[in-house]
Context: one part of a larger RNA
RNA sequence: CUGAGCUGACAGAGCUCAUACGUAGUUAGUCGCGUCAUUUGUCUCAUCCCCCGUCUUAUCUGCGGAGACUGCAGGCGAUACGGGUCAAACUUGAAUGCUGUAGGGGAGACUGGUUUUCCUGGUGUAGCGGAGGAAUGCACAGAUAUCAAGAAGAACACCUAUGGAAAACGACUGUCUCUGGGGAGUAUCUGACUCUGAUGAGCGAACGCGUGGGUAGCGAACGAGAUUAUAUACCCUGGUACUCCAUGCCGUAAACGGAGGGCGCUAUGUGUGAGUCCCUUCCCCGGGGUUCGUGCCGUAUCUAACGCAUUAAACGCCCCCCCUGGGGAGUACGGCCGCAAGGCUAAAACUC
Numbered sequence: 001c002u003g004a005g006c007u008g009a010c011a012g013a014g015c016u017c018a019u020a021c022g023u024a025g026u027u028a029g030u031c032g033c034g035u036c037a038u039u040u041g042u043c044u045c046a047u048c049c050c051c052c053g054u055c056u057u058a059u060c061u062g063c064g065g066a067g068a069c070u071g072c073a074g075g076c077g078a079u080a081c082g083g084g085u086c087a088a089a090c091u092u093g094a095a096u097g098c099u100g101u102a103g104g105g106g107a108g109a110c111u112g113g114u115u116u117u118c119c120u121g122g123u124g125u126a127g128c129g130g131a132g133g134a135a136u137g138c139a140c141a142g143a144u145a146u147c148a149a150g151a152a153g154a155a156c157a158c159c160u161a162u163g164g165a166a167a168a169c170g171a172c173u174g175u176c177u178c179u180g181g182g183g184a185g186u187a188u189c190u191g192a193c194u195c196u197g198a199u200g201a202g203c204g205a206a207c208g209c210g211u212g213g214g215u216a217g218c219g220a221a222c223g224a225g226a227u228u229a230u231a232u233a234c235c236c237u238g239g240u241a242c243u244c245c246a247u248g249c250c251g252u253a254a255a256c257g258g259a260g261g262g263c264g265c266u267a268u269g270u271g272u273g274a275g276u277c278c279c280u281u282c283c284c285c286g287g288g289g290u291u292c293g294u295g296c297c298g299u300a301u302c303u304a305a306c307g308c309a310u311u312a313a314a315c316g317c318c319c320c321c322c323c324u325g326g327g328g329a330g331u332a333c334g335g336c337c338g339c340a341a342g343g344c345u346a347a348a349a350c351u352c
Base pairs, nucleotide, nucleotide: 005322012320014203015202016201017200022195025090026089027088029085030084031083033082034081035078036077038075039074040073041072042071048067049065050064052062053061093193094190097186098185099184101182105179106178107177108176109175110174112156116152117151118150120148121147122146123145127138128137208249209248210247211246212245213244217243222238223237225235260319261318262317263316264315269296270295271294272293273292274291275290276289277288278287279286302307325352326351327350334345335344336343337342
């Protein structure tokens, strides 16, 4: 190095972009580097093979022989495959143009109604609130309830869907501005420009951190009341940080479909979203085909079984990450990063 694996048993990086390496359509020509055939030379102590000898035998060992194995170099050839071609062509892959098209895709600004709490005023009077039962708490300085007017912040019921969009994280009141990507049809144009991707770069929930704002509700910490043998809890009443905005860090999650990406190929059936073609009707339905998504069932196959099954965990090819008994341990030490909290990389002794 080869001989195994990665849904759930050890194992797919949270995601994307992209460098090197690797890999890669069709046709004919040319070269003959790899490759293959043949031949020559050389390397060859020993090993392997054959014959003979010796220690009683064997192993071991000695003499002789021919090659094998393996490497290097040269000559003469072959050109299917891989490769080169600063030589040529093609259009299916990939981009691009044009015509339609769906969408909670992103950023910024503005905006709507409901609820909650608070403030003011009116009506009104003795309780309210809370619970398994209570108490703390609030209330005659007029609460709770109810009506009117006002303020503030956060979140967006119904529509709502196994529906749509998005690389992931995530994302739904409405309007406007700016802006990214996707799909379909067409076949204008380029003519392999592809795929993957170590290092690297960027994005990345919640919590946490820095600075400046904001603070209705909720609510770690904390106070009080209960419960209890105790109650540093569950329950109740309060309540700071947090949650929100701007900006800068952090860089982790059961970041999960526990399923890396790309391409091709392999039975059907049945929903649903977005196009498009044909038939019918001419107005909506309806029937059939096709493309791209998103679900369910199911055959072959695969699987230890469960299950998966054109959205594969089937059959094949290309590239990358990762795994090698449990614990010690995702820890110590060192290095890099971070304001810190910590993150990334990552052992061993010992033990079963």
A computed fold for a 352-nucleotide part of an RNA from an uncultured bacterium, annotated as small-subunit ribosomal RNA, central domain. The prediction has a mean pLDDT of 83. Rfam family: Bacterial small subunit ribosomal RNA.